RNA sequence: CGUCGGUGCCUUCGCGACGAUAGGCUGCAAACCCCGCCAGGCCCGGAAGGGAGCAACGGUAGCGGUUGAUUCGGGUGCCGGAGUAACGCUGGCGGGA
Numbered sequence: 001c002g003u004c005g006g007u008g009c010c011u012u013c014g015c016g017a018c019g020a021u022a023g024g025c026u027g028c029a030a031a032c033c034c035c036g037c038c039a040g041g042c043c044c045g046g047a048a049g050g051g052a053g054c055a056a057c058g059g060u061a062g063c064g065g066u067u068g069a070u071u072c073g074g075g076u077g078c079c080g081g082a083g084u085a086a087c088g089c090u091g092g093c094g095g096g097a
Stems, first nucleotide, its partner, number of pairs: 001094008010083005015077002018073003023067006034059003042051003
C1' cells in the first nucleotide's frame, strides 16, 4: 500500500424496561349554579287542574385513586437481527521500502 474480516460510531427492525395516554374499575362532585326528577313551600285558578322551582335523590362536565394497553415517546438497554458510504480501534493474508 492492497485485500478480507471483527468491533465502535451511525441507520433500521424486533424484544425488554421506563414514562405518558386511550380504555376499564372506583371515590368526590358544580363556591360559581350543568342536566333529570322535583317532597315541602311559592304562583295561577272558584274548583279540577296547571306553572316555575329550592333541598334531597339520580346523573354529567370536572378533579382524584387504581389498573393500564394491541396507542404514543426518547440523551432508554453490557439485549437480539440486518445494513454500514465516511471515520476511530483492531486481526488475518499478500506486496513494497
Predicted 3D model of a 97-nucleotide RNA (Bacterial small signal recognition particle RNA) from Lysobacteraceae bacterium SCN 69-123. It is recorded under the gene name ffs. The source organism's lineage runs through Bacteria, Pseudomonadota, Gammaproteobacteria, Lysobacterales and Lysobacteraceae.